[in-house]
Context: one part of a larger RNA
């Protein structure tokens, strides 16, 4: 050096299964609910099927009979009109009883007695005699008729798994005959309510994984690298308007501070002197302006006007923004001029729908009109602000499907704040003496053990924590071995240097590592090896699916809360390692 056999699994990021945690789809599915939206289902009413009679109570008509005191006034004067007489033996005043009304003053009717008169124009009133008549008001009585509603009631519609006869095989079904019920009840049609019992669906996105928190439009400043523009879950602040004057125009003014004097008067009020010079004030942030003022006072106003605009700035679009000028009528000023809102940049919403006003527009055979267009305007925290619907939360560990190492959890990598190990100063402390030892405040490293950051390889899978077995290395050494200094006399020891050859525990408790805790040892070292090792073994925890408890949550559920259960697969092809044969 080949080529075999028996082995044992460390790696082939072995083999199996397009990862079930994790994220994401404008994916699914089931469940819940005080999400939306509907809907069986219950249920209210009307009317229909549905009729008779009685009765109590509204509402409208018609006729009757009544009824009606503000004050002045013989007194309870409803209006208006005609009207000089009307009523009375068909039985008047007045008297008794008795009922109704009542602002207790009287009216009004009924019936007995009475036996012949009563009232009316006068006096006052806005208005004259219920003396007579008509027509009407207000409200009250009763009668008819329509209609509302409730109540009793009946019996033909309609009901009967009550009895009984018939058809007949029949404890289905029909029809008969009685009984019970009875216009209800059941249906039907509109209709309001209710209504996870059922249905479809919604339940944003950004994001140093996702959640939970915070944002989502617009203005100012830095970031931004001296044209524009420019990102971040960078650093800081603001708007979601506010003035008919805080708009325009003329015309006039200068502020703020500091010192010094001056009555109450102070640190600061109003005054007065110097001296400063923009530090003020600009409605509201922050920039950049403003003294000719863009700041401050007064006078007159309404240009916070219609109609249009060369021509620019800026932009992906759609918005946005400056604009001299022309007409036309105005406002201020002697005129020139100025004036189409505010010192400028925020103060704000597309389109569709729908209102209001206006319009030589249109107008379905024609003339109207509806109803539409033009113009003017109104109505969205449509605030997830280029606005999906007028309309919408949540569970899933029963859970599935497509993907992602575009993105988390377990290990690796880079990093190295954190975290250990070391050094440098040397204030102190060490009786005295920085450095025997122990070092504050500060600094410079090293290691890749912690906790972390990033998300680089793995999601068509790299099995995860402790234990067992075997282990193998590295030294910052527990022993054991050699030294130095020592606040080492010795016995012990403290600290530093060299040293990795061997060696380095049993038990209780806990699922543990870890820790305490017993008793032991020359010592019970520290660490890397996918937090060494599950194709070696466990499987107690942790992390499915049942089920409980406490908390949360209406609910489905839910918890680095607790409990009791809970399937651990591989027959080795090649490397590596053992053993053992032939060439």
């Nucleotide at each position: 050096c080949c080529c075999g056999c028996g082995g044992c699994u460390a790696g082939a990021c072995g083999g199996a299964a397009a990862g079930a945690c994790c994220c994401c789809a404008u994916g699914a599915a089931c469940c819940u609910u005080u999400a939306c939206u509907g809907u069986a289902g219950c249920u209210u009413u009307a009317c229909a099927u549905u009729g008779g009679a009685c009765u109590u109570u509204g509402a409208c008509a018609a006729g009757a009979u009544c009824u009606g005191u503000g004050u002045a006034g013989g007194a309870u004067a409803g209006g208006u009109g005609g009207g000089a007489g009307g009523c009375a033996u068909u039985g008047a005043a007045g008297c008794g009883u008795g009922g109704u009304c009542g602002c207790u003053a009287g009216a009004u009717c009924a019936u007995g007695u009475g036996g012949a008169g009563c009232c009316a124009a006068c006096c006052u009133u806005g208005a004259a005699a219920u003396a007579c008549c008509a027509c009407c008001c207000u409200g009250a009585u009763g009668u008819u008729g329509u209609u509302g509603a409730g109540g009793u009631u009946c019996u033909a519609a309609c009901c009967u798994a009550g009895a009984c006869c018939c058809c007949g095989a029949a404890a289905c079904g029909g029809g008969g005959u009685u009984g019970g019920g009875g216009a209800c009840c059941g249906u039907g049609u509109a209709u309001g309510g209710u209504g996870g019992g059922c249905a479809g669906u919604u339940u944003g996105a950004c994001u140093g994984g996702g959640g939970c928190g915070g944002u989502c439009u617009c203005c100012u400043c830095c970031c931004a690298a001296a044209g524009a523009g420019u990102a971040a879950c960078g650093g800081a602040g603001g708007a979601g308007u506010g003035c008919g004057a805080a708009g325009g125009u003329a015309a006039c003014c200068u502020a703020g501070g500091u010192a010094c004097g001056g009555u109450c008067g102070g640190a600061a009020a109003u005054c007065g002197u110097a001296c400063u010079g923009a530090u003020a004030g600009u409605g509201c942030a922050a920039u950049g302006g403003c003294a000719u003022a863009a700041g401050g006072u007064u006078g007159c106003u309404u240009g916070a006007c219609u109609g249009c605009g060369a021509g620019a700035c800026g932009g992906a679009c759609a918005g946005g923004u400056c604009g001299a000028g022309c007409a036309g009528g105005u406002g201020c000023g002697a005129a020139a001029g100025c004036a189409g809102g505010u010192c400028a940049u925020a103060g704000u919403g597309a389109u569709c729908c729908g209102g209001u006003g206006g319009u030589u527009c249109u107008g379905u055979a024609u003339g109207g009109a509806a109803g539409g267009g033009c113009c003017a305007u109104c109505g969205c925290u449509c605030a997830a602000c280029g606005g999906a619907u007028a309309a919408a939360a949540g569970g899933u560990a029963c859970u599935c499907u497509g993907g992602g190492g575009a993105u988390a959890a377990c290990a690796g990598g880079c990093u190295g704040a954190u975290a250990c190990c070391g050094c440098c100063c040397a204030a102190g402390a060490g009786u005295u003496c920085a450095u025997a030892u122990c070092g504050a405040c500060g600094g410079c490293g090293g290691u890749g053990u912690u906790u972390g950051g990033c998300a680089c390889c793995u999601c068509g899978a790299u099995g995860u924590c402790g234990g067992c077995u075997c282990a193998u290395c590295u030294c910052a050494u527990c022993c054991u071995g050699g030294g130095g200094c020592u606040g080492u006399a010795g016995c012990c020891g403290g600290u530093c240097c060299c040293a990795a050859g061997g060696g380095u525990a049993u038990g209780g408790c806990u699922g543990u590592u870890c820790g305490c805790c017993a008793u032991u040892u020359a010592a019970a070292g520290a660490g890397g090896u996918a937090c060494g090792u599950g194709a070696g073994c466990u499987g107690g925890g942790u992390u499915u699916a049942a089920a409980a408890c406490g908390u949360c949550g209406u609910g489905a559920g839910a918890c680095a809360g607790u409990u009791u259960g809970g399937u651990c697969c591989c027959u080795a092809u090649c490397u590596u390692c053992c053993g053992u044969g032939g060439g």

A computed fold for a 583-nucleotide part of an RNA from a wastewater metagenome, annotated as large-subunit ribosomal RNA, domain V. Its Rfam family is "Bacterial large subunit ribosomal RNA". Gene Ontology terms of the family: ribosome and structural constituent of ribosome.